[in-house]
RNA sequence: CGGGCUAUAGUAUAGUGGUAGUACGCACGAUUCGGGUUCGUGUAGCCCCGGUUCAAAUCCGGGUAGCCCGACCA
Numbered sequence: 001c002g003g004g005c006u007a008u009a010g011u012a013u014a015g016u017g018g019u020a021g022u023a024c025g026c027a028c029g030a031u032u033c034g035g036g037u038u039c040g041u042g043u044a045g046c047c048c049c050g051g052u053u054c055a056a057a058u059c060c061g062g063g064u065a066g067c068c069c070g071a072c073c074a
Stems, first nucleotide, its partner, number of pairs: 001070007010024004018054001025043006047063005
């Protein structure tokens, strides 16, 4: 320098144009003499900028970060 992949909640992960979901975690409650377990409720998220569209996490362009491959130099 070129190419590919990835970026969603505190963590992990699903979601290929139409309500952003699940598990763990955390908070509160129930259960217990208490704790654990179990159950209920709640909490919290689309990397950034722009474009297309009635509508974008999703499609397009640019950027940033991480990983991989190649080239170059030594």